[in-house]
Context: one part of a larger RNA
RNA sequence: GAUGAACGCUAGCUACAGGCUUAACACAUGCAAGUCGAGGGGCAGCAUGAACUUAGCUUGCUAAGUUUGAUGGCGACCGGCGCACGGGUGAGUAACACGUAUCCAACCUUCCGUUUACUCAGGGAUAGCCUUUCGAAAGAAAGAUUAAUACCUGAUAGUAUGGUGAGAUCGCAUGAUAACACCAUUAAAGAUUUAUUGGUAAACGAUGGGGAUGCGUUCCAUUAGGUAGUAGGCGGGGUAACGGCCCACCUAGCCUGCGAUGGAUAGGGGUUCUGAGAGGAAGGUCCCCCACAUUGGAACUGAGACACGGUCCAAACUCCUACGGGAGGCAGCAGUGAGGAAUAUUGGUCAAUGGGCGAGAGCCUGAACCAGCCAAGUAGCGUGAAGGAUGAAGGUCCUACGGAUUGUAAACUUCUUUUAUACGGGAAUAAAGUAUCCUACGUGUAGGAUUUUGUAUGUACCGUAUGAAUAAGCAUCGGCUAACUCCGUGCCAGCAGCCGCGGUAAUACGGAGGAUGCGAGCGUUAUCC
Numbered sequence: 001g002a003u004g005a006a007c008g009c010u011a012g013c014u015a016c017a018g019g020c021u022u023a024a025c026a027c028a029u030g031c032a033a034g035u036c037g038a039g040g041g042g043c044a045g046c047a048u049g050a051a052c053u054u055a056g057c058u059u060g061c062u063a064a065g066u067u068u069g070a071u072g073g074c075g076a077c078c079g080g081c082g083c084a085c086g087g088g089u090g091a092g093u094a095a096c097a098c099g100u101a102u103c104c105a106a107c108c109u110u111c112c113g114u115u116u117a118c119u120c121a122g123g124g125a126u127a128g129c130c131u132u133u134c135g136a137a138a139g140a141a142a143g144a145u146u147a148a149u150a151c152c153u154g155a156u157a158g159u160a161u162g163g164u165g166a167g168a169u170c171g172c173a174u175g176a177u178a179a180c181a182c183c184a185u186u187a188a189a190g191a192u193u194u195a196u197u198g199g200u201a202a203a204c205g206a207u208g209g210g211g212a213u214g215c216g217u218u219c220c221a222u223u224a225g226g227u228a229g230u231a232g233g234c235g236g237g238g239u240a241a242c243g244g245c246c247c248a249c250c251u252a253g254c255c256u257g258c259g260a261u262g263g264a265u266a267g268g269g270g271u272u273c274u275g276a277g278a279g280g281a282a283g284g285u286c287c288c289c290c291a292c293a294u295u296g297g298a299a300c301u302g303a304g305a306c307a308c309g310g311u312c313c314a315a316a317c318u319c320c321u322a323c324g325g326g327a328g329g330c331a332g333c334a335g336u337g338a339g340g341a342a343u344a345u346u347g348g349u350c351a352a353u354g355g356g357c358g359a360g361a362g363c364c365u366g367a368a369c370c371a372g373c374c375a376a377g378u379a380g381c382g383u384g385a386a387g388g389a390u391g392a393a394g395g396u397c398c399u400a401c402g403g404a405u406u407g408u409a410a411a412c413u414u415c416u417u418u419u420a421u422a423c424g425g426g427a428a429u430a431a432a433g434u435a436u437c438c439u440a441c442g443u444g445u446a447g448g449a450u451u452u453u454g455u456a457u458g459u460a461c462c463g464u465a466u467g468a469a470u471a472a473g474c475a476u477c478g479g480c481u482a483a484c485u486c487c488g489u490g491c492c493a494g495c496a497g498c499c500g501c502g503g504u505a506a507u508a509c510g511g512a513g514g515a516u517g518c519g520a521g522c523g524u525u526a527u528c529c
Stems, first nucleotide, its partner, number of pairs: 001528003005525005012381005018374002020339001025337003029334003034081003039078002042074002046072003049068008088292003097217008107209002112205008120154004130143005160185006168177003190197002218264003225255003230252004235247003267289004271282004294315005317328004345371001347370003353367001354365004384415004394406005420466006429456001432453002435450007473518005478499003484513005494501002
């Protein structure tokens, strides 16, 4: 000098940033991922309409009830997209994990953009609803019946895939690229408000990912040998793809003193702290990458996971039970217990930014934006300003009828009002989007007009009034090191970072007066340079 700090004493305000470093310990409760009716069958609930019945009666109104998917819409269900993002944590990992550079002639890519072509003909089911059964529950089974952008079959098609044939150009070894001919295989889905939008195949792009390699990345030699799928080959399997990734066979190799193997420790980087630099130390907040989601294992679905709020199995733990059997996973946001020197609210809003779904309106969003708590940090402001000597009183000290010091300090006079309190006014953040209308080009864009949308917030900020009014402490004073005297104590009580101080005149202990330093903080402790 620095800190995600803690402790002691003290404490007025504002802004910005920060806040479990320990037990990857266990978790009550609520919320954190839904959405689409413009894919579908439907109609549990709500509203509207219609029909019927009843009542009041003003004879055409009101009220109540029943029926009806007819309309708005919609719980549950089928289907689509999303749930692989966003958010958390750092346990594991010394590794192509990360950083940097290169390569893939060995690869994939939903949604998005550009372009081309197509979107034909059929079929059988199934959830839901209904009936029945079993179960304490979680849930499950059987029967009947029904739809789709769910599923299946057929047709057609290509620069797709596979095969055959003949050549061309090029390269970096396997090869790559663009033509040609023939054969075989594989597609599709509709919706509506008629403006559109969706679906299938293919090519290119964009984005995101996968893989390979060079170099770099802690300590221990009181760790010296390690290794049989081990090292390589041939052939296969598997994968989006290369590869002992896996397998059969063959060979006997491969790594290592330029540190293999083993052990310990550890997420990596951008960066941060310190230092003149070289270096040394750290990796909290923010950004990028990786890994993990009670522990271990596994796959399914999918463009993408071997999936935090999915599935299955095993284990530990907790809970429910009718004892037969079931349920759960905060290292999401709050919050609780425990651990600890120590770390916050079971808050508000989707207004903005962003994400998911949707044609849109919109819905969801503990992402995000805000507010709350904490001197835990940084910065700013204030606790008054000017004058004022009888150098007042009081305190302390001395060489003591007198002086010194506290000290322009106070009193007193004049002034100001940041802040405080009260009252009044009062934002920007809304760029844009929605809705309605108009204009231009000409069919979804641009421009214009009106309307509407603000959590924070009646906040920030501004004005008026009042009145010095509401606001100073902490540590030190032997030397290092800025700042000295008196009293008490008497090697006691005690101090102390080092030297050391204290045994009767202690500037070093305790108190007082004074002084010095910093100041809403000041000291101590811990750690790094």

The prediction has a mean pLDDT of 83. The part of an RNA shown here (small-subunit ribosomal RNA, 5' domain) has 529 nucleotides and comes from an uncultured bacterium. It matches the Rfam family "Bacterial small subunit ribosomal RNA". The RNAcentral record of the full RNA draws on ENA, Greengenes and SILVA.